[in-house]
Context: one part of a larger RNA
RNA sequence: CUGGGUGUAAAGGGAGCGCGGGCGGUACGGCAAGUCUGAUGUGAAAGCCCGGGGCUCAACCCCGGUACUGCAUUGGAAACUGUCGGACUAGAGUGUCGGAGGGGUAAGUGGAAUUCCUAGUGUAGCGGUGAAAUGCGUAGAUAUCGGGAGGAACACCAGUGGCGAAGGCGGCCUACUGGGCACCAACUGACGCUGAGGCUCGAAAGUGUGGGUAGCAAACAGGAUUAGAUACCCUGGUAGUCCACACUGUAAACGAUGAUUACUAGGUGUUGGAGGAUUGACCCCUUCAGUGCCGCAGUUAACACAAUAAGUAAUCCACCUGGGGAGUACGACCGCAAGGUUGAAACUC
Numbered sequence: 001c002u003g004g005g006u007g008u009a010a011a012g013g014g015a016g017c018g019c020g021g022g023c024g025g026u027a028c029g030g031c032a033a034g035u036c037u038g039a040u041g042u043g044a045a046a047g048c049c050c051g052g053g054g055c056u057c058a059a060c061c062c063c064g065g066u067a068c069u070g071c072a073u074u075g076g077a078a079a080c081u082g083u084c085g086g087a088c089u090a091g092a093g094u095g096u097c098g099g100a101g102g103g104g105u106a107a108g109u110g111g112a113a114u115u116c117c118u119a120g121u122g123u124a125g126c127g128g129u130g131a132a133a134u135g136c137g138u139a140g141a142u143a144u145c146g147g148g149a150g151g152a153a154c155a156c157c158a159g160u161g162g163c164g165a166a167g168g169c170g171g172c173c174u175a176c177u178g179g180g181c182a183c184c185a186a187c188u189g190a191c192g193c194u195g196a197g198g199c200u201c202g203a204a205a206g207u208g209u210g211g212g213u214a215g216c217a218a219a220c221a222g223g224a225u226u227a228g229a230u231a232c233c234c235u236g237g238u239a240g241u242c243c244a245c246a247c248u249g250u251a252a253a254c255g256a257u258g259a260u261u262a263c264u265a266g267g268u269g270u271u272g273g274a275g276g277a278u279u280g281a282c283c284c285c286u287u288c289a290g291u292g293c294c295g296c297a298g299u300u301a302a303c304a305c306a307a308u309a310a311g312u313a314a315u316c317c318a319c320c321u322g323g324g325g326a327g328u329a330c331g332a333c334c335g336c337a338a339g340g341u342u343g344a345a346a347c348u349c
Base pairs, nucleotide, nucleotide: 003321004320005319006318007303008302012317014201015200016199017198021194022193023192025088026087028085029084030083031082033081034080035077036076037075038074039073040072041071042070049065050064051063052062053061054060091191092188093187094186095184098181103177104176105175106174108172109171110154115149116148117147118146120144121143125136126135162169163168206247207246208245209244210243211242215241216240220236221235222234223233258316259315260314261313262312263311266294267293268292269291270290271289272288273287274286275285276284298305299304322349323348324347331342332341333340334339
């Protein structure tokens, strides 16, 4: 390379947009590049293969035949691919109407709770643990009741419920704004799918500058525990957690399951629509889009998956090829740094 694979054995890129490339709906007509077919020329000889023959056999040699699967020129075919032309509407998109949503950004605002400050009441404890101690408290704590400050997070609702490409998103209100769904079938007429590079987004931690800091809390300090205890437990506590701007670009970034399309028994719950039936917003029937459970065929090493496939097929991308060495070294690129991306070998089993 071929082949075989990628839920859990090695293997799906963290996610999207998208240039090139690859692939691509229905019917008709033209061309004939791919494709098929005929002819001609060429494809040296020797060699290989097949059949015969000559050296006593064989090696070796001679004769004949096939083959040389190719290339070029030329005549034809037109189903498929391609290409050109005009056409279609089932893919895709636009539009009218309707409705759901923690989708995003910004501004404002609310109550509970913790902490702190202040005032009152009040007195000897509080706190903490397995038990304690460090710690706080007669300079009046804890408790309780007024007033105030400030930061962060939003109980109940809350739901294998919703939205988002993923990361993720939850008090309330306002403004701006993205996407999806259903019905209709008016419009465009294949405008599509995928996507190497590329660009953008991307939890937490971390970094830079400037703010902010209630609670929590790496580091650190102390108290315990212990043989020791650089831990688990306790008392404190700084970065950080929060905001703005910029960087980092990684995660068990998980459904450990790439995207798109079509097909393939059922049952049951739930979310958002539409239609029918009905007096009716209930119930019932049908249907579309999500989200769960069970389950047949089929698949699977098994577990399990099973219309949200890991089934049956197609297109495109990514990735794997024994364990360790190693996601290391070196080089390159990126980064302020931390580090990231790409990514070996010797050796060894």
The part of an RNA shown here (small-subunit ribosomal RNA, central domain) has 349 nucleotides and comes from a metagenome. It matches the Rfam family "Bacterial small subunit ribosomal RNA". Its mean pLDDT, the model's own confidence on a scale to 100, is 88. The RNAcentral record of the full RNA draws on SILVA.